A computed fold for a 93-nucleotide RNA, annotated as Glycine riboswitch aptamer. The coordinates come from a structure-prediction model, not an experiment, and the mean pLDDT is 79. The model forms 90% of the base pairs in the Rfam consensus.
[in-house]
């Protein structure tokens, strides 16, 4: 000095699911309360193989499981993916 690759922040694009249920208030698909039913891709929690290792313990991922939170017309948001950009690290040349 170049830099595969990895992480973080930002911008753009793609991107689901499940009751527009019942009762009351209400103009309402808003919002609030109660009831039952459901979804999981904000977040959160749990663990397998393996790992440390005599054993126990430790450690151990998710779009899997739970459903605390959140959500169940549409929209917004969304894990995740792609492109760009800034930045940190970095095998190697």
């Nucleotide at each position: 000095u170049c830099g595969a690759c990895c992480g973080c922040g930002c911008g753009c694009g793609g991107g689901a699911g499940a009751g527009u249920c019942c009762c009351c208030g209400g103009c309402a698909c808003a919002c609030g309360g109660g009831g039952c039913g459901c979804c999981g891709a904000a977040g959160g929690a749990g663990c397998a193989a393996g790992u440390c290792c005599u054993c126990c313990c430790u450690u151990g991922a998710a779009u899997c499981u739970c459903u605390c939170a959140g959500g169940c017309c549409c929209a917004c948001c969304u894990a995740c993916c792609g492109c760009g950009u800034g930045u940190g690290g970095a095998a190697g040349g």